[in-house]
Context: one part of a larger RNA
RNA sequence: GAACGAACGCUGGCGGCGUGGAUAAGACAUGCAAGUCGAACGGGACUUGUUUUGUAGCAAUACGAAGCAAGUUCAGUGGCGCAAGGGUGCGUAACACGUGAAUCAUCUGCCGAGAAGUGGGGGAUAGCUCACCGAAAGGUGAAUUAAUACCGCAUGUUGUCGCAAGACUAAAGCCGCAAGGCGCUUUUUGAUGAGUUCGCGGCCUAUCAGCUAGUUGGUGGAGUAAAAGCCCACCAAGGCUAUGACGGGUAGCUGGUCUGAGAGGACGACCAGCCACACUGGAACUGAGACACGGUCCAGACACCUACGGGUGGCAGCAGUCGAGAAUUUUUCUCAAUGGGGGAAACCCUGAAGGAGCGACGCCGCGUGGAGGAUGAAGGUCUUCGGAUUGUAAACUCCUGUCAUUGGUGAACAAAGCCCUUCAAUGGGUUUGAUAGUAGCCGAAGAGGAAGAGACGGCUAACUCUGUGCCAGCAGCCGCGGUAAUACAGAGGUCUCAAGCGUUGUUC
Numbered sequence: 001g002a003a004c005g006a007a008c009g010c011u012g013g014c015g016g017c018g019u020g021g022a023u024a025a026g027a028c029a030u031g032c033a034a035g036u037c038g039a040a041c042g043g044g045a046c047u048u049g050u051u052u053u054g055u056a057g058c059a060a061u062a063c064g065a066a067g068c069a070a071g072u073u074c075a076g077u078g079g080c081g082c083a084a085g086g087g088u089g090c091g092u093a094a095c096a097c098g099u100g101a102a103u104c105a106u107c108u109g110c111c112g113a114g115a116a117g118u119g120g121g122g123g124a125u126a127g128c129u130c131a132c133c134g135a136a137a138g139g140u141g142a143a144u145u146a147a148u149a150c151c152g153c154a155u156g157u158u159g160u161c162g163c164a165a166g167a168c169u170a171a172a173g174c175c176g177c178a179a180g181g182c183g184c185u186u187u188u189u190g191a192u193g194a195g196u197u198c199g200c201g202g203c204c205u206a207u208c209a210g211c212u213a214g215u216u217g218g219u220g221g222a223g224u225a226a227a228a229g230c231c232c233a234c235c236a237a238g239g240c241u242a243u244g245a246c247g248g249g250u251a252g253c254u255g256g257u258c259u260g261a262g263a264g265g266a267c268g269a270c271c272a273g274c275c276a277c278a279c280u281g282g283a284a285c286u287g288a289g290a291c292a293c294g295g296u297c298c299a300g301a302c303a304c305c306u307a308c309g310g311g312u313g314g315c316a317g318c319a320g321u322c323g324a325g326a327a328u329u330u331u332u333c334u335c336a337a338u339g340g341g342g343g344a345a346a347c348c349c350u351g352a353a354g355g356a357g358c359g360a361c362g363c364c365g366c367g368u369g370g371a372g373g374a375u376g377a378a379g380g381u382c383u384u385c386g387g388a389u390u391g392u393a394a395a396c397u398c399c400u401g402u403c404a405u406u407g408g409u410g411a412a413c414a415a416a417g418c419c420c421u422u423c424a425a426u427g428g429g430u431u432u433g434a435u436a437g438u439a440g441c442c443g444a445a446g447a448g449g450a451a452g453a454g455a456c457g458g459c460u461a462a463c464u465c466u467g468u469g470c471c472a473g474c475a476g477c478c479g480c481g482g483u484a485a486u487a488c489a490g491a492g493g494u495c496u497c498a499a500g501c502g503u504u505g506u507u508c
Stems, first nucleotide, its partner, number of pairs: 001508004006504005013366006019359002026322003030319003035080003040077002043074014087277003097201007106194002111190008119153001121151002129142005159168003173182003203249003210240003215237007252274004256267004279300005302313004330356001332355003338352001339350004369399004379390004403449001405444005417430004452497005457478003463492005473480002
């Protein structure tokens, strides 16, 4: 000098764009963050229409009951999603990451393209009802019911096994008047995503020198989607190491960021890719995919409820609270856009995201007025008492109107979608804006509302007076202060930056 996710002191007008828990992976009140589908299924409640019917009435009608249809809604069965998105950096020195290869050793839901099929049956179970236990959370039993839930039978394009013969192996319906559409089963292929393996690369330490028995290899098996000591039985005695094994310390890795002329050095906030984790430790289930942040089970610590028998919970999601800390924001708006999940769609959900709020935390831009104005006013300061300086600075005159204020007007980000139409291309209609009455534009008024911080001995731009008297104090280094201090404190003046200026910390 440059830089920072900074902090502290003094000061503080506006806007744009960014950015904001670096410490306690400490503990968490409250709300929200993952649902959706009735065009898979039975049922409950409600509304409307309609049919039949009962009671009262002469009748109109009133009040009910049952059936059917349509719609809304509720819990449940079922499907898909919940493995994404979002957070954090504890662990990890490792094929974790980066890069380049391998997979004839592998899997892949939804999606695209292709082939074949979708026949005929069955038994249950939630829900509902009844009974019981429990303070609750919840649970037990009986009866009964549906399905795209579950299970046989048939068929067997393909597929698997096999040299072959042959053996084994599937399905589900729903919507629509219909045409047809959406599905379902088996399979080929693509795409996407993932698993596994290997070469090379990137920290410190020898005051760590030897390490290793599933250890290294083989045979045979078990296991996996898949190769393999991955696991097991037997056999052999190997394997690594001064090119640093083993041990210890530290650490998520990278694209990159900062600095530097470069070579290098330091770092890895925000954004993006990968990895790891989800109160701590362990385990599996379901599933195409997890050994699963807002799933399950076990153990533990902590906290809460309790009728003391027993239960419940997990913010390293978004806000927010306490704590520790020098230190880090709102318990905000909207799904309008982009994206995601479900659905045929309408639509629903989305603390992803888009916005707003707070903080000079950073970068950038703008303003705090412009021109004229000498009696060089007053006041202040200095003085050799003559004057000098503050200083065109002010006053005063004439202007301007950025920003802020105020009155109007007032956006873009919106196209899809939906409806109608066309053989098709297309054409027509219609709805949707959180931000936001914001930005912008037009007008009004009036210099009115807007400047400080540090320094002034040398390095280093900028000097005098007063006070103090080795005291009080200053200080980055050299050093200043003991009675004339340009170095302390105050004042006037000056210098440098400027909505900032200094100090501290860290890196180069």
Molecule: small-subunit ribosomal RNA, 5' domain
Organism: uncultured bacterium